[in-house]
Predicted 3D model of a 75-nucleotide RNA (c-di-GMP-I-GGC riboswitch aptamer) from a Bacillota bacterium. The prediction has a mean pLDDT of 85.
């Protein structure tokens, strides 16, 4: 530097269901595991949503950038 097929030790948690916020899209916590080598952080660009349509918000588990970062391979 590439890779992510095996194997450890751990990590995150989709739907769905209950509280709570939120005008909404959503958000947080718990219950739970569909999945995830960055499903770790960043709204910077695109996608996509919502609004009380000003121009503001949501989504990073939709794609790309940017950081940072375990474990194992391969050179």
């Nucleotide at each position: 530097a590439c890779c992510g097929a095996u194997a450890a030790g751990g990590g995150c948690a989709a739907a769905a269901c209950u509280g709570c916020c939120g005008c909404g899209a959503g958000g947080c916590a718990g219950u739970g595991a569909c999945g995830c080598a960055a499903a770790g952080c960043u709204a910077u660009g695109g996608g996509u949503c919502c609004c009380c349509c000003g121009g503001g918000g949501a989504u990073u588990g939709c794609c790309a950038g940017g950081c940072u970062g375990c474990c194992g391979g391969u050179c």
Rfam family: c-di-GMP-I-GGC riboswitch aptamer. Gene Ontology term of the family: cyclic-di-GMP binding. The family is grouped with related families in Rfam's "c-di-GMP_I riboswitch clan". The source organism's lineage runs through Bacteria, Bacillati and Bacillota.